The part of an RNA shown here (small-subunit ribosomal RNA, 5' domain) has 511 nucleotides and comes from Glycomyces sp. HBUM 49407. The full RNA is in RNAcentral, with records from ENA.
Context: one part of a larger RNA
RNA sequence: GGAAACAUGGCGGCGUGCUUCCACAUGCAGUCGAACGGAAAGGCCCGCUUGCGGGUACUCGAGUGGCGAACGGGUGAGUAACACGUGGGUAACCUGCCCCCAUCUCUGGGAUAACCGUUGGAAACGGCGGCUAAUACCGGAUACGACCAGUCCCUGCAUGGGGAUUGGUGGAAAGUUUUUGCGGUUGGGGAGGGGCCCGCGGCCUAUCAGCUUGUUGGUGAGGUGAAAGCUCACCAAGGCUUUGACGGGUAACCGGCCUGAGAGGGCGGUCGGUCACAUUGGGACUGAGAUACGGCCCAGACUCCUACGGGAGGCAGCAGUGGGGAAUUUUGCACAAUGGGCGGAAGCCUGAUGCAGCGACGCCGCGUGAGGGAUGACGGCUUUCGGGUUGUAAACCUCUUUUAUCCACCACGAAGGCCAGGUAUUCGCCUGGUUGACGGUAGUGGUUGAAUAAGCGCCGGCUAACUACGUGCCAGCAGCCGCGGUAAGACGUAGGGCGCGAGCGUUGUCC
Numbered sequence: 001g002g003a004a005a006c007a008u009g010g011c012g013g014c015g016u017g018c019u020u021c022c023a024c025a026u027g028c029a030g031u032c033g034a035a036c037g038g039a040a041a042g043g044c045c046c047g048c049u050u051g052c053g054g055g056u057a058c059u060c061g062a063g064u065g066g067c068g069a070a071c072g073g074g075u076g077a078g079u080a081a082c083a084c085g086u087g088g089g090u091a092a093c094c095u096g097c098c099c100c101c102a103u104c105u106c107u108g109g110g111a112u113a114a115c116c117g118u119u120g121g122a123a124a125c126g127g128c129g130g131c132u133a134a135u136a137c138c139g140g141a142u143a144c145g146a147c148c149a150g151u152c153c154c155u156g157c158a159u160g161g162g163g164a165u166u167g168g169u170g171g172a173a174a175g176u177u178u179u180u181g182c183g184g185u186u187g188g189g190g191a192g193g194g195g196c197c198c199g200c201g202g203c204c205u206a207u208c209a210g211c212u213u214g215u216u217g218g219u220g221a222g223g224u225g226a227a228a229g230c231u232c233a234c235c236a237a238g239g240c241u242u243u244g245a246c247g248g249g250u251a252a253c254c255g256g257c258c259u260g261a262g263a264g265g266g267c268g269g270u271c272g273g274u275c276a277c278a279u280u281g282g283g284a285c286u287g288a289g290a291u292a293c294g295g296c297c298c299a300g301a302c303u304c305c306u307a308c309g310g311g312a313g314g315c316a317g318c319a320g321u322g323g324g325g326a327a328u329u330u331u332g333c334a335c336a337a338u339g340g341g342c343g344g345a346a347g348c349c350u351g352a353u354g355c356a357g358c359g360a361c362g363c364c365g366c367g368u369g370a371g372g373g374a375u376g377a378c379g380g381c382u383u384u385c386g387g388g389u390u391g392u393a394a395a396c397c398u399c400u401u402u403u404a405u406c407c408a409c410c411a412c413g414a415a416g417g418c419c420a421g422g423u424a425u426u427c428g429c430c431u432g433g434u435u436g437a438c439g440g441u442a443g444u445g446g447u448u449g450a451a452u453a454a455g456c457g458c459c460g461g462c463u464a465a466c467u468a469c470g471u472g473c474c475a476g477c478a479g480c481c482g483c484g485g486u487a488a489g490a491c492g493u494a495g496g497g498c499g500c501g502a503g504c505g506u507u508g509u510c511c
Base pairs, nucleotide, nucleotide: 003507004506010366011365012364013363014362015361016359017358018324022322023321024320026319027318028317030067031066032065035064036063038060039059042058043056044055045054046053047052048051074277075276076275084201085200086199087198088197089196090195093194094193095192098190099189100188101187102186104184105183106140107139108138109137115130116129117128118127119126120125146169147168148167149166150165151164152163153162154161155160175182176181203249204248205247210240211239212238215237216236217235218234219233220232221231222230252274253273254272255271256267257266258265259264279300280299281298282297283296302313303312304311305310330356332355333354334353338352339350340349341348342347369399370398371397372396379390380389381388382387406446407445408444409443413438416435417434418433419432420431421430422429423428455500456499457498458497459496460481461480462479466495467494468493469492470491476483477482
C1' cells in the first nucleotide's frame, strides 16, 4: 500500500472494497390539467333496472404539446495527441434555463393525434375512412436590430473595430389562471457554460534514419456558430528531421499518493478537475447543447420469442448471477437532509445522495482488570544438589465495572419546508400544528459480577533475546554470512527470554 494466502481474533469510529471494454436471469429509471381536446380508472352527486346510465373535474390512464432526457451515475478500451497541465489569444465564435434594461404581444387559416367505425398481423406493430383542440403547424400586418448599396464621424493591434444616417430586401409573437401572477416576441448587457487557436511542460526504443502528395504554401470557390487544405479546382515545389522526424512498444492526463534529510525515484485506486468510451464498426436526425450509456438508422457477432411470414435485446448505472481469478460486498432502507429535473404551488421522480449490511482490507481509539500479597507455596525447568528460576506471577484479601448482557429515558441533524388561523395595499410578520431513512441508533442513568475478551514471530552475527534434552552432514534450517559428521546458544521439543499486540509473521511489489 486498493493487496493476497496461513494460523489467530473482543468492541467502536472514520475510510475503503473485481482482475475479463467477458456474457448477463430478475428488480429498480421523468414531470406539467395554471398549454390542449378530453374521461380509461377511483372519489363525490343524481337516477334507478343493483350494476348500469348521466353529471362533476376532487382527480386523472392513454394521447397532442412544453421542458428535461447532452446533467447526474459508470468505466479506462482507445489515445504519445493542443488529449492533459499551465499561461495566453479569439478584431475568427456560440450560449436553453437564470439576472438587468428596453420594445412589442395586431389579424387570419388549414390540418392532425386521441376518439369513433372498419380492417391486416401469432406478435411487434400497423392500413383505410370520419370528427376535434391548442402555448402544435402555416400565412398577412408592423418593427429597432440583420443583410445589400451609399454618405459621415470616432478609434486600434495588421486583416480591421465602433457609431450616426438615407434607400432597398426579406423577416416576430401565445396564450392561460378567480386575482396576485406565470408566460410569448425582438434587441442590448451580465453571469455561468462551451467551441477554436498558440507558447511551454511531462514515457521507452536508432537492432526504427530518412518521412510526406492534400503533403507545404498561394489564388478562387465551397463549407462551418467560427479562423483554417476543413473540402474542392488551378498554380508553385514545398514542409518535417540526430534539438530524433517517420516507425515500433507502452500508457487516459492532472491536483495528488507512497518513499526519501533533500535532490530524486515509483504510482495515478478512493476524492476533485479534464478527456475518451457505452455489444463491435459506421452514419446522421432532433435540439441552445449530442454525432446522444438506459434515442434513431445500417452492417457484423451473440442471445431470446415465433403460428417460420417476422420480431426483440445491449448492467463500463445500483444491487445481483455465471465465468475467469490469489482476490473484492446486500437482488437492503429513505427521499428526512444536500443537490438535480418538471411544476405557480402542493407535490411527483431521483440505485445522485444520505444511511444501514458484509470483509481486521487500512488508519485511529478502547478493553481483556486495579491495589495489596513471601514461609518467595504447589507444579514445571535447571542444578556444582547448597540452590536458582518461573515469581507478586498464582492462591488469598480489598476494590473498580470501561466493554459485552439486561432494563429505563432518549437526541442534534428541521436553519428550514408544509398546512391552518390572524394581521398586512405590497414585501412580509405573528400564533398553532405537522415533517427523520438512519433509529429506540448515538448518548444518559441503572442492575449483576472479574465477571464476556490474546495471540503471533523471533532468541549464532547483522539484530533485542539462552539453557537442557533429542538428533548425529541424517532429519532439517536459511534474507546474507552460513549451521548439522556424538557435548549444536543456528535442526526438533521443552523451560526461560526478547519484540510487537487484535494483531503477528511470510510472499509479491515500490521507495